[in-house]
Molecule: Bacterial RNase P class A
Organism: Steroidobacteraceae bacterium
């Protein structure tokens, strides 16, 4: 100098003016509110709503089943499918990166196309002619059949350990050596696991569980439009008081010697109003006024932002993280504020806008800065 890896940070700047949403102080006002001053006002992802929790309401004795999720080990955490460290596998020269990474010698199932054969397999090409038989031949031998062979070729994502020597008719863990594999034991490690430790076994037990399944562990439901408080108008519910046309029957009480009169209660009819229909008949429905009570709606207030919070220092830990001291306060709207104009400067500015809060993951993103590390080239 070039090419990379990992971690962290920034996200045009400054000024003036005019606005918008909260907060504090002062002042005016009975109050609602006004005025002035000061101070605050989007993000690393505010996004997707994919996980986990807080909070709220509902449900709930316990357990089991179902359903869903997670899946190497240990730790961190409020919790997690997140993070850290470690193990195993894969990629890269390397710094580093990636992996749903339990079980296939419980059961069921699947494997397109190609291929002879796809599961305790398979003679398509090929190799052999030792053995038996046939033909030819005097014989050696040749040809063929019954057959033998998984070494070579070929198909495939995958074809039943690898290399070598022996062996054989040709072959084959058939035998042996080394490598690999399995079982048991030993050693190290909390564990996953590892071992250039030992013994035994010629050697299967092929692949797929983001197929069913088995095993282990986890999970009650709904969500701030949760939930709480205040509370109009109208309609409907309840209570109290008042007012209610004509008539028939029954009946209580009061006055009266009696005839009768007055005042209540109950049952029925008529009338009235509304409605269906063009009208009648007819059917259906209906008492009114005042005051109070309770539920709910509109509307308003709250929940609402001080929190598993940020910064810094010290200590413990490889680390995630934890403990302690000091210090800071940093949007809270809700038809929804965070903007507009002007001037100057530069490298000319990406993705994108809070809506109860927090921890993660994922996705989007012009560019720039810092730290540590790796590889290559050059110079001294």
């Nucleotide at each position: 100098g070039g090419a990379g890896c990992u971690g962290g940070c920034c996200a045009g700047g400054c000024a003036a003016u005019c606005g918008c949403c909260g907060c504090g102080c002062a002042u005016c006002g009975c109050a609602a509110g006004g005025u002035g001053c000061g101070g605050g006002g989007a993000g690393g992802a505010a996004a997707g709503u994919c996980c986990g929790g807080g909070c709220u309401c509902c449900a709930g004795u316990g357990g089991a089943c179902a359903a869903g999720g997670u899946g190497c080990c240990a730790g961190g955490u409020a919790a997690c499918g997140c993070c850290u460290g470690g193990g195993g596998g894969g990629c890269g020269c390397g710094a580093g990166c990636c992996c749903a990474c339990g079980g296939a010698a419980a059961g069921u199932g699947c494997a397109a196309c190609a291929g002879a054969g796809a599961g305790c397999a398979g003679a398509c090409c090929g190799c052999c002619g030792a053995a038996g038989c046939c033909u030819c031949g005097a014989a050696a031998g040749a040809g063929g059949c019954u057959g033998g062979c998984a070494a070579g070729g070929g198909u495939g994502a995958a074809a039943g350990g690898g290399u070598g020597c022996g062996g054989u008719a040709a072959g084959a863990g058939c035998g042996c050596a080394c490598c690999g594999c399995g079982u048991c034991g030993g050693u190290g490690g909390c564990a996953a696991c590892a071992c250039g430790c030992g013994a035994c076994g010629g050697c299967a037990c092929g692949g797929c569980a983001a197929a069913c399944c088995c095993c282990a562990c986890c999970u009650g439901g709904a969500g701030c439009a949760a939930g709480g408080c205040c509370a109009a108008a109208u309609a409907g519910g309840g209570a109290a008081g008042g007012a209610a046309g004509c008539u028939u029957c029954c009946u209580g009480c009061c006055c009266g010697c009696a005839a009768g009169g007055g005042u209540g209660g109950g049952a029925g009819g008529c009338a009235g109003c509304g409605u269906g229909g063009g009208u009648c008949c007819c059917g259906c429905g209906c008492u009114c006024c005042u005051u109070c009570c309770g539920g709910g709606u509109a509307g308003g207030c709250u929940g609402c932002u001080u929190g598993a919070g940020g910064g810094u220092c010290g200590c413990g830990g490889u680390g995630a993280c934890g403990c302690g001291g000091c210090u800071c306060c940093u949007a809270g709207a809700g038809g929804a504020a965070u903007g507009a104009u002007u001037g100057c400067c530069c490298c000319c500015g990406a993705c994108a806008g809070a809506a109860c809060c927090c921890g993660g993951c994922u996705u989007a993103c012009c560019g720039g800065c810092c730290a540590g590390c790796u590889c290559c080239c050059c110079c001294u």